Annotation
This is a predicted structure of a 159-nucleotide RNA (Lysine riboswitch aptamer) from uncultured Beduini sp.
[in-house]
RNA sequence: UAGGGGUUGCAAUGCUUAAUAGUAAUCUAGUGGAGGUCGAAAGCCUAGGAAGUUAGAUGAAAGGAAACAUUGCCGAAGUGGUUACGUCAAAGUAACUGCUGGGGUUAUAUCGAAUAGGUAUAGCACUGUCUUAAUAACUGCCGUUAUUAAGGAGCACUA
Numbered sequence: 001u002a003g004g005g006g007u008u009g010c011a012a013u014g015c016u017u018a019a020u021a022g023u024a025a026u027c028u029a030g031u032g033g034a035g036g037u038c039g040a041a042a043g044c045c046u047a048g049g050a051a052g053u054u055a056g057a058u059g060a061a062a063g064g065a066a067a068c069a070u071u072g073c074c075g076a077a078g079u080g081g082u083u084a085c086g087u088c089a090a091a092g093u094a095a096c097u098g099c100u101g102g103g104g105u106u107a108u109a110u111c112g113a114a115u116a117g118g119u120a121u122a123g124c125a126c127u128g129u130c131u132u133a134a135u136a137a138c139u140g141c142c143g144u145u146a147u148u149a150a151g152g153a154g155c156a157c158u159a
Base pairs, nucleotide, nucleotide: 001159002158003157006074009073010072011071012070013069014068016066017065025058026057027056028055029054030053031052035045036044037043039088077100078099079098080097081096082095083094084093085092101127102126104124105123106122107121108120109119110118111117129152130151131150132149133148134147135146136145137144138143
């Protein structure tokens, strides 16, 4: 410098869809009788009737998820900690540093409307890579390949 791992490798963006949900909210009528308002404050609404509740009408959205498309990549990325910026406080951004090879699945905890999904920890096999040992084949030898077993980690591994 270029590559490979993959139960769909990782991340971002766009569009569509499901769910959120007939929920929140608004309006009308009744009941009710003093509170309601993002985490805090301020401000605002309220006896010309608050919260709650009953009936009817109208009726969402954000975060998260799936398919497809595009882009960037293989510490891709995720997560913990510290510092700085930022905020009323959060959210968020950057740097340093610790852990994690990868996806799956199970259990616990947590976030979430959710039985979807994410995150953390642990277990289970699977898988890629390197080291060591044994066996077999090729080979005059070194060595190469395959299988089995054990072990390690990505600033690695191969060329």